[in-house]
RNA sequence: GGGCCCGUGGUCUAACGGCAGGACAUCGCCCUUACAAGGCGGGGGACCCGGUUCAACUCCGGGCGGGCCCA
Numbered sequence: 001g002g003g004c005c006c007g008u009g010g011u012c013u014a015a016c017g018g019c020a021g022g023a024c025a026u027c028g029c030c031c032u033u034a035c036a037a038g039g040c041g042g043g044g045g046a047c048c049c050g051g052u053u054c055a056a057c058u059c060c061g062g063g064c065g066g067g068c069c070c071a
């Protein structure tokens, strides 16, 4: 330098045009003499900019970052 893939709460991971769901973690309550485990509940999220569309996490373009391969 070229090709491909990826970017979603603190971490991991779904959905792929119409409501962002789950697990772990965290916080509160229950349980316990207490802790752990367990049960119930809460908070917390789309890398950036532009475009298409009635509507974009999703499609398109450009950036930024990461991974793999080639040179």
Base pairs, nucleotide, nucleotide: 001070002069003068004067005066006065007064010024011023012022013021018054026042027041028040029039030038047063048062049061050060051059

Predicted 3D model of a 71-nucleotide RNA (transfer RNA) from a Candidatus Aenigmatarchaeota archaeon.
The organism belongs to Candidatus Aenigmatarchaeota, within Archaea.
The coordinates come from a structure-prediction model, not an experiment, and the mean pLDDT is 82.
The sequence is in RNAcentral, with records from ENA and MGnify.